Bacterial RNase P class A from a Chloroflexota bacterium, 349 nucleotides, folded computationally. It matches the Rfam family "Bacterial RNase P class A". It is annotated as a ribozyme. Rfam describes the family as follows. Ribonuclease P (RNase P) is a ubiquitous endoribonuclease, found in archaea, bacteria and eukarya as well as chloroplasts and mitochondria. The source organism's lineage runs through Bacteria, Bacillati and Chloroflexota.

RNA sequence: CGAGUCGGCCGGACGGUCGCGGGUCCACGUCGGGGCAACCCGGCGGCGGCCUCGAGGAAAGUCCGAGCUCCAUGACGCAGGGUAGCGGGUAACGCCCGUCCGCCGCGAGGCGAGGACAAGCGCCACAGAGACGAGUCCGGCCCGCAGGGGCCGGGGUGAAACGGGGCAAGCUCUACCCGGAGCAAGGCCGAAUAGGAGGGCGAGGCCGGGAUCCGUCCCGGUGCAGGUGCGUCACCGAGCCCUCGGGUAGGCCGCGCCGAGCCGGCGGGCAACCGCCGUGCCGAGAUGGAUGACCGUCGCCGCGGUUUCGGCCGCGGCACAGAACUCGGCUUACAGGCCGGCUCGUCGA
Repeated sequence: CGAGUCGGCCGGACGGUCGCGGGUCCACGUCGGGGCAACCCGGCGGCGGCCUCGAGGAAAGUCCGAGCUCCAUGACGCAGGGUAGCGGGUAACGCCCGUCCGCCGCGAGGCGAGGACAAGCGCCACAGAGACGAGUCCGGCCCGCAGGGGCCGGGGUGAAACGGGGCAAGCUCUACCCGGAGCAAGGCCGAAUAGGAGGGCGAGGCCGGGAUCCGUCCCGGUGCAGGUGCGUCACCGAGCCCUCGGGUAGGCCGCGCCGAGCCGGCGGGCAACCGCCGUGCCGAGAUGGAUGACCGUCGCCGCGGUUUCGGCCGCGGCACAGAACUCGGCUUACAGGCCGGCUCGUCGA
């Protein structure tokens, strides 16, 4: 220098002007309480102001493992699901680390669905006459009228051929693990309307007429709850009021976290990881769902032009993607770039 392999990291920077979501404080409005008053305290609300915080390495797929919550729950087992050399790490794992074995690679290194064919069942491609309680290609002998059968030997195919195999990325067996559902979990507050329970108020009264089975019924008038804040008149014609409880709408919590937390140092360990220490840090919380837009300067990449080879100018581009209860992993997507270990080849000293 070229080719490769493994691991770690970044994934635009700065400034300005607007905009959006959260929080503290201030001001304002409103309600309640206190005070003679100025005002004070508390709750709620939305506009405004100051300050401050505001996506990711994958926030993704929802594939594993947990925390948390509710349900279920005497113990053990069966069924079902999962894992699989050995050892370690971890809250746990199907994750990670180390190592053995097998395969691939010249190598660095990569990959592994690496427990068991002991029991039962099943399967064994291609080749080969025949492939698993089989089969008869060639030769010899024996039996049989014959088709054929038995024994011995041989050649060939194949991983494996009357004799012992292979496969559990087949059922199965062995060992170990696993209760179910999931933040729309779950908890609290709780209207209006309708419905429920209890209580209270209210016409079913009066007058006249008629019928009658003498219980009562019908017709007319009057009266009357309620129907507009009050009064009068007219009209309608059976409910009205209070209390309690359940549920719904809606609101609050869960839920933005002192944590299996982050950073740094030291120590242990081959490593994964663990322990100790620190005036060290606190890092989004929406609920139609914020985290954005524009401008300027710079950076990187590509193309074109130009060049005194140092550069300069112009144009274009800068990915994948976006929280929604939270973690640990895996997998998948990703423009461009940085750092380090190692291997192979070539050249030079």
It was read from a public genome assembly, where an Rfam model found it.